[in-house]
RNA sequence: CAGGUCAGCCAGGUGCGCGCGCUCAUAGAGUGAGGAAAGUCCGUACACCAUAGAGCAGGAUGCCAGAUAACAUCUGGAGAGGUGUAAACUUCUGGACCGGGCCACAGAAACAUACCGCUCGUGAGAGUAAGGUUGAAAAGGUGGUGUAAGAGACCACCGGCGCUUUUGGUAACAGAAGCGGCCAGGUAACCCCCAUCCGGUGCAAGGUCAAACAGGAGAGAUGAGUCUGCUCGGCUCGCUUGAUCUCCGGGUAGACCGCAUGAGCAGAUUGGUGACAAUUUGUCUAGAUAGAUGCGCAUCCGCGACAGAAUACGGCUUACAGGUUGACCUGAGCA
Numbered sequence: 001c002a003g004g005u006c007a008g009c010c011a012g013g014u015g016c017g018c019g020c021g022c023u024c025a026u027a028g029a030g031u032g033a034g035g036a037a038a039g040u041c042c043g044u045a046c047a048c049c050a051u052a053g054a055g056c057a058g059g060a061u062g063c064c065a066g067a068u069a070a071c072a073u074c075u076g077g078a079g080a081g082g083u084g085u086a087a088a089c090u091u092c093u094g095g096a097c098c099g100g101g102c103c104a105c106a107g108a109a110a111c112a113u114a115c116c117g118c119u120c121g122u123g124a125g126a127g128u129a130a131g132g133u134u135g136a137a138a139a140g141g142u143g144g145u146g147u148a149a150g151a152g153a154c155c156a157c158c159g160g161c162g163c164u165u166u167u168g169g170u171a172a173c174a175g176a177a178g179c180g181g182c183c184a185g186g187u188a189a190c191c192c193c194c195a196u197c198c199g200g201u202g203c204a205a206g207g208u209c210a211a212a213c214a215g216g217a218g219a220g221a222u223g224a225g226u227c228u229g230c231u232c233g234g235c236u237c238g239c240u241u242g243a244u245c246u247c248c249g250g251g252u253a254g255a256c257c258g259c260a261u262g263a264g265c266a267g268a269u270u271g272g273u274g275a276c277a278a279u280u281u282g283u284c285u286a287g288a289u290a291g292a293u294g295c296g297c298a299u300c301c302g303c304g305a306c307a308g309a310a311u312a313c314g315g316c317u318u319a320c321a322g323g324u325u326g327a328c329c330u331g332a333g334c335a
Base pairs, nucleotide, nucleotide: 001331002330003329004328005327006326007325008324009323010322012300013299014298015297016296017295018294020032021031022030023029024028034306038317039316041315042314043313044312045311046202047201048200049199053232054231055230056229058198059197060196061195062194063077064076065075066074067073078093079092080091081090082089083088094193095192099191100190101187102186103185115132116131117128118127119126120125140158141157142156143155144154145153159183160182161180162179163178164177165176166175167174168173206257207256208255209254215248216247217246218245219244223237224236225235226234227233262284264283265282266281267280268279269278270277271276
């Protein structure tokens, strides 16, 4: 100097003029869309059901340790993988010895078999699983003993698995020694089993004030409504002077609150590998509802991408032109 990886920041600026929303207010002053506001995929805050439950069903998560209000999120690790020269990026993770299901095609055969082969036999046939075929997968590997021929049938070493002891680590795990021929799998985003967790509905939640309310018909008492879907249980109303439900039909529907001081943001110090936490200093930065940010001129320049709040926040996912900061990797050159 070039290319790349990771982590951040910005997301056009300035001046003039006219025009919008909110708050305070005499003039006037302050302030006014995002890193994703998108998706509506998770988790909560908050509100009501409601004075609280139990069980079943259903759903979610699934290696270890931590962070967090919580989470299917994040941080750091472990094991089995994948991509890249590298920095780095990325997938998966309880149980197959509870039970069931499935493993296409090919192949002789896929929870177990004998097509070719080898051995014995006159033959029918018997033995065999070492060699060969097929396949993702066909009774662990090398060497020997043994045999009619073979084979963990037996032996030595190795590999896997199980048990015991032990070392390091909080742990997941990694290592060492000894014993045991135990050596026929895979699959659970297939059913299933185990552990842990989960009430429902959602700001069109919910609350206050205002307005309006002609009716008709049917069902109806071991009743009806409500607490998720069911059951138990609870609560409220009612039991023919009838709660409630269904159908036809008429009237009213305006204003305010909720509504923005939040698990907020920024800086510093301390602790921590880190996610973060504590202390301290500062700061207030949209609250519309027929729905506010616009238009014109001039200029700089990086010549402007993706794209507009509607209860709020923490995440995840998706889209995205350009500029800029730091660390690291590779290449070339120079000293």